[in-house]
Predicted 3D model of a 130-nucleotide RNA (FMN riboswitch aptamer (RFN element)) from an Actinomycetota bacterium. The sequence was found by an Rfam model in a public genome assembly. It matches the Rfam family "FMN riboswitch aptamer (RFN element)". Rfam's curators write: The RFN element is a highly conserved domain that is found frequently in the 5'-untranslated regions of prokaryotic mRNAs that encode for flavin mononucleotide (FMN) biosynthesis and transport proteins. Its mean pLDDT, the model's own confidence on a scale to 100, is 80.
RNA sequence: CACCCCGUGCGGGGUUUUGGUGAAAGUCCAAACCGGCGGUACAGCCCGCGAACUCCGGAGGAGAUCCCCCGGAGCCGACUUGGUGGAAUUCCAAGGCCGACGGUCAGAGUCCGGAUGGGAGCACGGGUGC
Numbered sequence: 001c002a003c004c005c006c007g008u009g010c011g012g013g014g015u016u017u018u019g020g021u022g023a024a025a026g027u028c029c030a031a032a033c034c035g036g037c038g039g040u041a042c043a044g045c046c047c048g049c050g051a052a053c054u055c056c057g058g059a060g061g062a063g064a065u066c067c068c069c070c071g072g073a074g075c076c077g078a079c080u081u082g083g084u085g086g087a088a089u090u091c092c093a094a095g096g097c098c099g100a101c102g103g104u105c106a107g108a109g110u111c112c113g114g115a116u117g118g119g120a121g122c123a124c125g126g127g128u129g130c
Stems, first nucleotide, its partner, number of pairs: 001129003005126006018030003032110002034099002036049004044097002053074006060067002079095005101113003
C1' cells in the first nucleotide's frame, strides 16, 4: 500500500414553556425548529446507499390468520435566481420546497411505539498478500 476474512467501538436531529381555533390539537392555522451515510468545490432537494413500507420464498414461535428471523424483489420525497471562481443545483445572497409505518379525546418530519432494534458507513486492532 492492497485485499477481503475476523474482531471491537462508534453510528439521527427537531414544537407541551410563541400566538389562534376548539369540548378535545407538541397532530389543524400562523410563526418556530431539524437535516443519516458515501461521492463530488463544503449538498436534506445532484449521483448513489441505508432505514421504513409492500410483496415473494424459507426457518422458528403462537394457536387462530398474529409475532419474529434470514434471503430476494419492488417502492423510495424535495431548488430556483443572482454573485464569486478554473471548477459550486454543494460556498455567499435571496426566495422556495421535502420528510415511512402504527398509535392518538383531532389529521404528526418534531409526541408515543416497534427501537436498549436495524443500519449505510466511519475509526481502530488482528489476519493475508506485495